[in-house]
Molecule: transfer RNA
Organism: Mucilaginibacter paludis DSM 18603
RNA sequence: GUUUCCGUAGUUCAACGGAUAGAAUAGCUGAUUCCGAUUCAGCCGAUAUGGGUUCGAUUCCCUUCGGGAACA
Numbered sequence: 001g002u003u004u005c006c007g008u009a010g011u012u013c014a015a016c017g018g019a020u021a022g023a024a025u026a027g028c029u030g031a032u033u034c035c036g037a038u039u040c041a042g043c044c045g046a047u048a049u050g051g052g053u054u055c056g057a058u059u060c061c062c063u064u065c066g067g068g069a070a071c072a
Base pairs, nucleotide, nucleotide: 001071002070003069004068005067006066007065010025011024012023013022018055027043028042029041030040031039048064050062051061052060
């Protein structure tokens, strides 16, 4: 340089083009306990950027950015 794959909570993963983007774990609060651990309840937290298609985009198309792979 060319081709190709990926990008969603702090982390690991879901989500036929239509649900309030959903779990686990982490964090915080409370209950439990003499204290802690465990357990239980609740809370917090995300679609890489910018455009396009569409009545409607996490999903389809393009650009940019970041990461990986193959070839040269």